About this RNA: A computed fold for a 370-nucleotide RNA from Desulfobulbus oligotrophicus, annotated as Bacterial RNase P class A. The gene name in the source record is rnpB. The RNAcentral record of the sequence draws on ENA and Rfam.

RNA sequence: AGGGGUGAAUGCAUGGUCGCUCCGGUUCAAUCCGGAGAGGAAAGUCCGAACACCGCAGGGCAUGGUGGUUCGUAACGCGAACUCCGGGUAACCGGGGGAAAGUGCCACAGAAAAUACACCGCCGAUGGAAUGCGUACGUGUUCACAGGUAAGGUUGAAAUGGCGAGGUAAGAGCUCACCGCUCCCGUGGCAACACGGGAGGCAGGGUAAACCCCACCAGGUGCAAGACCAAAUAGAGAGACGCUUGAGGGCGGCCCGUCCAAAGUCUCCGGGUAGGUUGCACGAGGUGCCGGGCGACCGGCAUCCCAGAUAAAUGAUCAUGGUUCGCUCUCGGGCGAAAACAGAAUUCGGCUUACAGUUCACCCCUUUUU
Numbered sequence: 001a002g003g004g005g006u007g008a009a010u011g012c013a014u015g016g017u018c019g020c021u022c023c024g025g026u027u028c029a030a031u032c033c034g035g036a037g038a039g040g041a042a043a044g045u046c047c048g049a050a051c052a053c054c055g056c057a058g059g060g061c062a063u064g065g066u067g068g069u070u071c072g073u074a075a076c077g078c079g080a081a082c083u084c085c086g087g088g089u090a091a092c093c094g095g096g097g098g099a100a101a102g103u104g105c106c107a108c109a110g111a112a113a114a115u116a117c118a119c120c121g122c123c124g125a126u127g128g129a130a131u132g133c134g135u136a137c138g139u140g141u142u143c144a145c146a147g148g149u150a151a152g153g154u155u156g157a158a159a160u161g162g163c164g165a166g167g168u169a170a171g172a173g174c175u176c177a178c179c180g181c182u183c184c185c186g187u188g189g190c191a192a193c194a195c196g197g198g199a200g201g202c203a204g205g206g207u208a209a210a211c212c213c214c215a216c217c218a219g220g221u222g223c224a225a226g227a228c229c230a231a232a233u234a235g236a237g238a239g240a241c242g243c244u245u246g247a248g249g250g251c252g253g254c255c256c257g258u259c260c261a262a263a264g265u266c267u268c269c270g271g272g273u274a275g276g277u278u279g280c281a282c283g284a285g286g287u288g289c290c291g292g293g294c295g296a297c298c299g300g301c302a303u304c305c306c307a308g309a310u311a312a313a314u315g316a317u318c319a320u321g322g323u324u325c326g327c328u329c330u331c332g333g334g335c336g337a338a339a340a341c342a343g344a345a346u347u348c349g350g351c352u353u354a355c356a357g358u359u360c361a362c363c364c365c366u367u368u369u370u
Base pairs, nucleotide, nucleotide: 001366002365003364004363005362006361007360008359009358010357012321013320014319015318016317017316018315020037021036022035023034024033025032039341043352044351046350047349048348049347050346051222052221053220054219063218064217065216066215067214068082069081070080071079072078083096084095085094086093087092097213098212102211103210104207105206106205119153120152121149122148123147126146127145128143129142130141131140132139133138161179162178164176165175166174180202181200182199183198184197185196186195187194188193226278227277228276229275237268238267239266240265241264248260249259250258251257285304286303287302288301289300290299291298292297323338324337325336326335327334328333329332
């Protein structure tokens, strides 16, 4: 210098004017004054919790989820470190119980997709047929009939351990060495696992996001949870007053008056619709420093208070400056344009997805120079 890997940050800035929501002060109230006002994902609602109500003796079944090991965490399907397998020259990335318990399935092609089997081949030792030699036992040739075989070819994503040597009629773990596999032992490690030694010719395709087996986890519903206040309507209960000597109601509040009214009326309790309050903004909290740990993370001290709407506020506009792009020339000025994804609704921890432009840190490879 070029190419690549991983992680992180930023998400225009400042000020003026006019508005919106909340809090505090003032106030009977309004006005007024002061302060605060979206995100890294507020999103998807996919996991895990807090909190709330309902359910629940104990145990089991069913159902659902998770799946290398250890650690972290309130918890998790999240994270960290390690381990094995696969990919990459590397940084690094992707994946993880069991297919030698049982059942099922495996398109097309292919002989065969699993109790193995045999299309083209190879062989035909043995048995058979034909035939030559031979007195005969026998011995040779031919056939490819029975049969043997799976070396080679052919199909497929995948073909019954691999490779070499011996062996054989041809072959074959049939035998042997090495590799692989299974089992056993030892050593190291908390463990996954690694390393070493021994035994066994060797079980055996794939699929568990098919059923299933093993281990572990899980009661249900979500702030529209729930709690409180409470117009209204219906119903139940208690008390008081009242029956022509007028309870009670209307005539705008009271008195008189007048009208209605012939048995109920009023009050309390109760109930909980509309509406309101609360849950609801101090929390597994943020920032800084110190300490422990490889790390996720944990501990201590100091400091900060940081949206709370309910049909739903967080906006509009102007000025100056910055960034990027285009044009231009007098070469550092001028003019013009652009700026993403998205938007709280009980709250946290994660994961996933979206994102204009810009920046930073660490690491790897190649080339060049010293």
Its Rfam family is "Bacterial RNase P class A". The family's RNA type in Rfam is ribozyme.
Of the family's consensus pairs, 91% are formed in the model.